[in-house]
Molecule: c-di-GMP-I riboswitch aptamer
Organism: Cohnella sp.
RNA sequence: UCUCGAUAAAGGCAAAGCCGGUGAAAAUCGGUGACGCAAAGCUACAGGGGCUAAGACGCGCAAGCGUUAUUGCCAGCCAGCUGCCGAA
Numbered sequence: 001u002c003u004c005g006a007u008a009a010a011g012g013c014a015a016a017g018c019c020g021g022u023g024a025a026a027a028u029c030g031g032u033g034a035c036g037c038a039a040a041g042c043u044a045c046a047g048g049g050g051c052u053a054a055g056a057c058g059c060g061c062a063a064g065c066g067u068u069a070u071u072g073c074c075a076g077c078c079a080g081c082u083g084c085c086g087a088a
């Protein structure tokens, strides 16, 4: 240094649920709360994948249904980049 990851040290993050804000929704922000995490840090057209469908288009008398994200979102799905500690 790489690989690897302790019942180590110092710290960190915070799932679901609940309360409040934003949003059409997915989701997100704050609080609470800990299921977990060695990258649960960062990156979302221009790697893969997933979610939503306001608008648009199509169908329908209508309610509504279908398709669509280079206009929305997910990094706690994989991936890429960066990085703390150091027992075996």
Base pairs, nucleotide, nucleotide: 004086005085012037013036017032018031019030020029021028022027035076041081042080043079047078048077049074050073051072055068056067057066058065059064